[in-house]
Molecule: SAM riboswitch aptamer (S box leader)
Organism: Acidobacteriota bacterium
This record gives sequence, structure tokens and C1' cells, in this order.
RNA sequence: AUUUCAUGCAGAGUGGCUGAGGGACGGGCCCUGUGACGCCACGACAACCUGCCUGGGCAAACCAGGAGUAUGGUGUCAACUCUCGCCCGGAAACGGGGAACAUGAGAU
Repeated sequence: AUUUCAUGCAGAGUGGCUGAGGGACGGGCCCUGUGACGCCACGACAACCUGCCUGGGCAAACCAGGAGUAUGGUGUCAACUCUCGCCCGGAAACGGGGAACAUGAGAU
């Protein structure tokens, strides 16, 4: 980088440095000198993988299931992925699906 699968209506912020942008993209709307984005420290949330337990398996690899006051690796901590964008239904409100994006785990 491409690709597969899963998840995306819940949850969780303080301090320091810096100093003007940020919310992926376009529209809308919003956050922001009462300090954005970013970086650092500490903390928190969550439970994808690991680890742990049970079963299968001679065993190892591996597969299935489970628990947690969460061992380690990621991730996350404004707004439903902020919202709309393409298709279908609908007068509308809204609903369903898709694309894109994000994160994890795997494959190439």
C1' cells in the first nucleotide's frame, strides 16, 4: 500500500509547552485567545488482540466458549462516524441499505 472480517446511538480529562486553527473530503452546523490543532506528563474509558479459565486435540499448532478488581499491545476521552452527500421507501418527519472514513485483528 492493497485486501478480508468485526465494530462505530454507550463510555472516559486534568495539568504543562506552544500560539491559530480544528471537526478526514465538499455543503451545513459547530468548537476555538475563557487558548484550537499538535506535543509531553499523569489519569480515565473501553474490552479488539495477548495473557487467564473450560472444552476439543496424544501433544504442539489450531479451533470453540467463558470470566475479569484488566498482565501486556493497540485504540479512544465535544457533538451518533456532529450532520447531510449515493440508492430505496415516504408529502414530510423519518426509516432501511450502500459508499467513504476511523479503529482492531488477519492475509498478501